Model confidence (mean pLDDT): 83 of 100. Predicted 3D model of a 75-nucleotide RNA (transfer RNA) from a Candidatus Woesearchaeota archaeon. It matches the Rfam family "tRNA". About the family: Transfer RNA (tRNA) molecules are approximately 80 nucleotides in length. The source organism's lineage runs through Archaea, Nanobdellati and Candidatus Woesearchaeota.
Order: sequence, then structure tokens, then C1' cells
RNA sequence: GGCGGUGUAGCUAAGCCUGGUUAUAGCGCUACGCUCAUAACGUAGAGGCCGCGUGUUCAAAUCACGCCACCGCCA
Repeated sequence: GGCGGUGUAGCUAAGCCUGGUUAUAGCGCUACGCUCAUAACGUAGAGGCCGCGUGUUCAAAUCACGCCACCGCCA
């Protein structure tokens, strides 16, 4: 330098192909219940506008373009 893959909550992932209610789950976290107490279990809750920017569109995590980071292959 060329090609490909990945980037969504503290962590791991789904959702993207096929745009449509400002987004889902598990683990973790917080509070309460339970217990002598802890764990487990039960109930409730907080937490992300989707790597960054621009564009297309009535509407973008999702489509297009550029850029960044990481991983792999080739040179």
C1' cells in the first nucleotide's frame, strides 16, 4: 500500500440484509423482600440515542460516502 472482518449499556451479544413508536436479552450494578447472616431466589429500578462526520429520506443503529480504532490475509 491492497483486500476482508469487527465497532450497539460496565461486560458478552441480538437487531442492520428488508429504514418506521429516540433500541432487546443475559451477566454485572442499585434498592427492597427472604435469611441470624451471606449466597441463591423473588420484585422493582438505573444505565446506551448505536465508533466519528457528512449525505439521501417525511423518517437512519439500519442505506451511500469519507475518516478513526482493533483483528486477519496479501504485498